[in-house]
RNA sequence: GCCGACGUAGCUCAAUGGUAGAGCAUCGCUUUCGUAAAGCGAGGGUUACCGGUUCAAGUCCGGUCGUCGGCUCCA
Numbered sequence: 001g002c003c004g005a006c007g008u009a010g011c012u013c014a015a016u017g018g019u020a021g022a023g024c025a026u027c028g029c030u031u032u033c034g035u036a037a038a039g040c041g042a043g044g045g046u047u048a049c050c051g052g053u054u055c056a057a058g059u060c061c062g063g064u065c066g067u068c069g070g071c072u073c074c075a
Stems, first nucleotide, its partner, number of pairs: 001071007010024004018055001026042005048064005
C1' cells in the first nucleotide's frame, strides 16, 4: 500500500428498516443474629464519528477514526 471483518450499558453479547434489550456487575428491598446464597425491584445508552437515502436507520449507502485478520512491497 491492497482486501476483509468488527465497533451497541462498567464487562460479554442480542436486536426482519418500525418502543434499544438480555446475562453478569452496581444500588435498594425482602429473607438471616450477621454474611453469603436466593427472591423482587431500580438506575445505567450521543448504537465510534460526520454526512446521505427513507414517513421511519443500531440496521441500507458514502467518508473518517479505531481494533483484529489476510496479502504484497521496502528496510
A computed fold for a 75-nucleotide RNA from a soil metagenome, annotated as transfer RNA. Model confidence (mean pLDDT): 81 of 100. Its Rfam family is "tRNA".